[in-house]
RNA sequence: AUAAAUAUUAGAGGUAGCGGUGCAGAUGAGUACUUACUGGAGUCGACAGACUGUGAAAGUAAGAAAAGGCAAUCACCGCCGAAUAGAUUGUUUUGGUAAAAACAAUCUAUGGGGUUAUGAGGAAUACUUAUAACACUCCUUUGUUAAGCAAAGCGGCGCUAGAAUUCUC
Numbered sequence: 001a002u003a004a005a006u007a008u009u010a011g012a013g014g015u016a017g018c019g020g021u022g023c024a025g026a027u028g029a030g031u032a033c034u035u036a037c038u039g040g041a042g043u044c045g046a047c048a049g050a051c052u053g054u055g056a057a058a059g060u061a062a063g064a065a066a067a068g069g070c071a072a073u074c075a076c077c078g079c080c081g082a083a084u085a086g087a088u089u090g091u092u093u094u095g096g097u098a099a100a101a102a103c104a105a106u107c108u109a110u111g112g113g114g115u116u117a118u119g120a121g122g123a124a125u126a127c128u129u130a131u132a133a134c135a136c137u138c139c140u141u142u143g144u145u146a147a148g149c150a151a152a153g154c155g156g157c158g159c160u161a162g163a164a165u166u167c168u169c
Stems, first nucleotide, its partner, number of pairs: 001168001004166003008162004014080001017079006025070001033063006042051003046097002083110012111137002114134008138155001139153006
């Protein structure tokens, strides 16, 4: 001094980046459910089973929720594999089983948000999520250049900057 390797520090993408907490509120829903009357044998459930002539379904009248999810582009907090999703394993909870949910670990995928289409979840046209397409944007590489522009990317345990150690000359 440059190239390579290691780990460390600080940053960038966007205020429409990621996640968490709180909350007015809307939706859930005039639904579930309760009471009275009519009614007269079915109703719920994936199964097992449960309820029901001590009155099922349905209808009328009166009364009438809750949870999950969303939530002002609000406030606060933590951040830049932030985080999300899938698979496997384990633990806990609900449950009669099936199944479902939460947490942790490992592996895999995804740079970021958006629009559209399809599928799944969901009461829902909200929202979440997967795939695909479309442009936008960030980073890297190559070409070219005054600025810029174009193409490609099996792109995030990445990229940029600084310093340290090892190695090479």
Lysine riboswitch aptamer from Erysipelothrix inopinata, 169 nucleotides, folded computationally. The sequence is in RNAcentral, with records from Rfam. The model forms 100% of the base pairs in the Rfam consensus. Lineage of the source: Bacteria > Bacillota > Erysipelotrichales > Erysipelotrichaceae > Erysipelothrix. The coordinates come from a structure-prediction model, not an experiment, and the mean pLDDT is 76.